[in-house]
Context: one part of a larger RNA
RNA sequence: CGUUAGAAGAUUGAGAGGAUCUGACAUUAGUACGAGAGGACCGUGUUGGACAUACCUCUGGUGCAUCUGUUGUUCUGCCAAGGGCACCGCAGAGUAGCUAUGUAUGGAUCAGAUAAGUGCUGAAAGCAUCUAAGCACGAAACUGACCUCAAGAUGAAUCUUCUUUUAAGGGUCGUUAAAGACGAUGACGUUGAUAGGCUGUAGGUGUAAAGGCAGUAAUGUCAAAGCCGAGCAGUACUAAUUACCCGUAGA
Repeated sequence: CGUUAGAAGAUUGAGAGGAUCUGACAUUAGUACGAGAGGACCGUGUUGGACAUACCUCUGGUGCAUCUGUUGUUCUGCCAAGGGCACCGCAGAGUAGCUAUGUAUGGAUCAGAUAAGUGCUGAAAGCAUCUAAGCACGAAACUGACCUCAAGAUGAAUCUUCUUUUAAGGGUCGUUAAAGACGAUGACGUUGAUAGGCUGUAGGUGUAAAGGCAGUAAUGUCAAAGCCGAGCAGUACUAAUUACCCGUAGA
């Protein structure tokens, strides 16, 4: 821009893409078969491999949020307690998030029409013959069925609702995240929990400082402390103010 008024939402599916894998074991059954040695088809069940998709409860990884320990140096006048720098100084642990080696799921089954092939009936050709007329089976291949996208499918589909005019609706703007390079997408904008703050808490770290007590002291204890808390809740304290723009067909 179009889809012939403009919108909001919900669909259909022409078409396109994806997937399609496979082992072992048990059983059937030491059965059929075979002199024996050996040893099945068919069917049923269990469990794997590789691959694919989703997710983070578990097991781990990362985790320059965080907590702790600690070395050197410098600063806060000094002690104590802290800050800066040194690869995040180094080291130990680690929430959320992101992840695989972790967890879950998948390939199924069925139908249609067939290939090679197997047949029935059956003439030409009194027989025979799956074929000439006719009829029936038959494969991971084909078409559906499963999953995803999909009406620019210009052949532009369908349904519901709204608006009948500065309308419905949308955008700018602001707070933002399950989104994100930017656009876009999603949530919210006081009729408000959208983000921050505050309060609490799952969780992390590991028992803060100061002081008291015990001990000559190191240290221990009061103390599961203190600090953090990207997660989860609650709470209008702060910021989402005001306003502007687009959008008017036909009858």